The RNA shown here (transfer RNA) has 74 nucleotides and comes from an Oscillospiraceae bacterium. The sequence is in RNAcentral, with records from ENA and MGnify. The coordinates come from a structure-prediction model, not an experiment, and the mean pLDDT is 83.
RNA sequence: AGGGGUGUGGUUCAAUGGUAGAAUAGGGGUCUCCAAAACCUUUGACGUGGGUUCAAUUCCUACCACCCCUGCCA
Numbered sequence: 001a002g003g004g005g006u007g008u009g010g011u012u013c014a015a016u017g018g019u020a021g022a023a024u025a026g027g028g029g030u031c032u033c034c035a036a037a038a039c040c041u042u043u044g045a046c047g048u049g050g051g052u053u054c055a056a057u058u059c060c061u062a063c064c065a066c067c068c069c070u071g072c073c074a
Base pairs, nucleotide, nucleotide: 001070002069003068004067005066006065007064010024011023012022013021018054026042027041028040029039030038047063048062049061050060051059
């Protein structure tokens, strides 16, 4: 320098145009002599900027971060 992939709660992953979810973690509660476990409840997220669309996490584009491959110099 070229090509490809990934970016979503604190963490690991879903959702592929039409109400953003699960598990786990955190807060509160029930239970218990206490704790753990179990159960109930609750908080919290779409990398950034543009574009298309009535509507974008989803499609297009540029950039940013990370990962992989190829090449160049040393």
Annotation: Its Rfam family is "tRNA". Its family is annotated with triplet codon-amino acid adaptor activity in the Gene Ontology. RNAcentral records the identical sequence in 3 taxa.